This is a predicted structure of a 350-nucleotide part of an RNA (small-subunit ribosomal RNA, central domain) from an uncultured bacterium. It matches the Rfam family "Bacterial small subunit ribosomal RNA". Its mean pLDDT, the model's own confidence on a scale to 100, is 87.
Context: one part of a larger RNA
RNA sequence: UUGGGCGUAAAGCGUGUGUAGGCGGAUUUGUCAGUCAGGUGUGAAAUCUCGGGGCCUAACCCCGAACCUGCAUCUGAAACUACAAGUCUAGAAUACUGGAGGGGGAAGGGGAAUUUCGCAUGUAGGGGUAAAAUCCGUAGAUAUGCGAAGGAAUACCAGAGGCGUAGGCGCCUUCCUGGACAGUGAUUGACGCUGAGGCACGAAAGCGUGGGGAGCAAACAGGAUUAGAUACCCUGGUAGUCCACGCCGUAAACGAUGAGAACUAGAUGUUGCGGGCUUUGACCCCUGCAGUAUCGUCGCUAACGCAUUAAGUUCUCCGCCUGGGGAGUACGGUCGCAAGAUUAAAACUC
Numbered sequence: 001u002u003g004g005g006c007g008u009a010a011a012g013c014g015u016g017u018g019u020a021g022g023c024g025g026a027u028u029u030g031u032c033a034g035u036c037a038g039g040u041g042u043g044a045a046a047u048c049u050c051g052g053g054g055c056c057u058a059a060c061c062c063c064g065a066a067c068c069u070g071c072a073u074c075u076g077a078a079a080c081u082a083c084a085a086g087u088c089u090a091g092a093a094u095a096c097u098g099g100a101g102g103g104g105g106a107a108g109g110g111g112a113a114u115u116u117c118g119c120a121u122g123u124a125g126g127g128g129u130a131a132a133a134u135c136c137g138u139a140g141a142u143a144u145g146c147g148a149a150g151g152a153a154u155a156c157c158a159g160a161g162g163c164g165u166a167g168g169c170g171c172c173u174u175c176c177u178g179g180a181c182a183g184u185g186a187u188u189g190a191c192g193c194u195g196a197g198g199c200a201c202g203a204a205a206g207c208g209u210g211g212g213g214a215g216c217a218a219a220c221a222g223g224a225u226u227a228g229a230u231a232c233c234c235u236g237g238u239a240g241u242c243c244a245c246g247c248c249g250u251a252a253a254c255g256a257u258g259a260g261a262a263c264u265a266g267a268u269g270u271u272g273c274g275g276g277c278u279u280u281g282a283c284c285c286c287u288g289c290a291g292u293a294u295c296g297u298c299g300c301u302a303a304c305g306c307a308u309u310a311a312g313u314u315c316u317c318c319g320c321c322u323g324g325g326g327a328g329u330a331c332g333g334u335c336g337c338a339a340g341a342u343u344a345a346a347a348c349u350c
Stems, first nucleotide, its partner, number of pairs: 004321003007304002012318001014201004021194003025088007033081002035077008049065006091191001092188003095184004103177007110154001115149007125136002162169002206247006215241002220236004258317006266295011299306002323350003332343004
């Protein structure tokens, strides 16, 4: 390579959007490029295969047939693919109506708590730990009351609950704004799926410039512990955490499970919407769609387990894997201010 795979053994890009490409609904007519049939030409000889023959036999040699799976051209076929023209509505999109939501951005506002400061009351402790000490306090602390400042986070509600493509999103109000869902079946009429490159978004930490800084807290200092203790515990404490703008582009970025479509027992919750029945009405009950969970049959799996939200049965497209180490490293390229990221070997060794 062929083949076989990718939840946990190696393997799904962190996520989206989309170019090229690949693949693509129903139906009618036409064309005949692919496809199929036949003819003709060509497909050197030798070799191989088969049938004969010649050397005493074999190897070997000679003759004949077949083969040369291909290419070109001509004549046809028209189911499928393709192409051209037309029609359709089941895919897709749009419109209208409706409600749900921590979806995103901006501005303003609130209360609880921590800390600090001021004033007051008040006196000898407080704090911390397994026990202590460093530490704070008679220059009046801790505690209590009132007031002020400032920053960050938003108790309860809160849920196996909701929203978002993922990262993620939670006090209240206003403004701007995206998507999904249900119903109607009104409009377009295959407009679709996937997607190498590309582009965009992307937790935390980190970086640049300027702000901000309450609490927490890498580094650091001290106190303990210990044989030692560059730790775990304690007292402090700077970057950082917060904001604006710009970078970085990585995570166990996880459902360790790519996207889309179809089919294949059920049961029980729950969220949003609809229909039916009933009722004064909400429930209850039956039922449809979209999500989100738990269990479970067939089937699958090495097992664990998965099981209409598949890891079942199939199709389309993309990504990725190929023994362990060396190594996600070196070199080179690209990107970055840097940290580094990305692409990505080999020798050698078991």